[in-house]
RNA sequence: CAACUUAGUAUCUAGGGUUCCGGCUUGGCUGAUUUGACAAGUGUCUGGUCCAAGAGAUGCAGUUAGGCUCUCGUCAUUGAAGCCUAAUUCACGGAGGGAUAAAAGCCCGGGAGGA
Numbered sequence: 001c002a003a004c005u006u007a008g009u010a011u012c013u014a015g016g017g018u019u020c021c022g023g024c025u026u027g028g029c030u031g032a033u034u035u036g037a038c039a040a041g042u043g044u045c046u047g048g049u050c051c052a053a054g055a056g057a058u059g060c061a062g063u064u065a066g067g068c069u070c071u072c073g074u075c076a077u078u079g080a081a082g083c084c085u086a087a088u089u090c091a092c093g094g095a096g097g098g099a100u101a102a103a104a105g106c107c108c109g110g111g112a113g114g115a
Base pairs, nucleotide, nucleotide: 008060009059010058011057012056015051016050020048021047022045023042024041025040026039027038029036062088063087064086065085066084067083068082069081071080072079090110092113096108097107098106
């Protein structure tokens, strides 16, 4: 100075906001009161729905290696298919922008940069 790959998916969690539900506040109305329905506001409301991790969890798939098979193929071997076992490491990171109702450890992005 230059290059590369594992890096897919499902269900969750940390985290995130506020469309919807619920909570709370206010308002006028009804009512003797509790209350009720409606409207507006509020996420500086623990929540339910919702979004959600490359550097969080678990499962599955995939990949690699080894083995097995009264299967397929070959003269035979290599091979194909199925099944079993094992492995699947590491990982600092902005600013800014984007989506959705909105925000975010979401997406750009294992990017820029750093080591």
A computed fold for a 115-nucleotide RNA, annotated as Guanidine-I riboswitch aptamer. The coordinates come from a structure-prediction model, not an experiment, and the mean pLDDT is 76. Rfam family: Guanidine-I riboswitch aptamer. About the family: This family represents a conserved RNA structure found upstream of the ykkC and yxkD genes in Bacillus subtilis and related genes in other bacteria. Rfam 15.1 lists 1,509 matches to the family in 1,281 species. Rfam links the family to the GO term regulation of gene expression. It was read from a public genome assembly, where an Rfam model found it.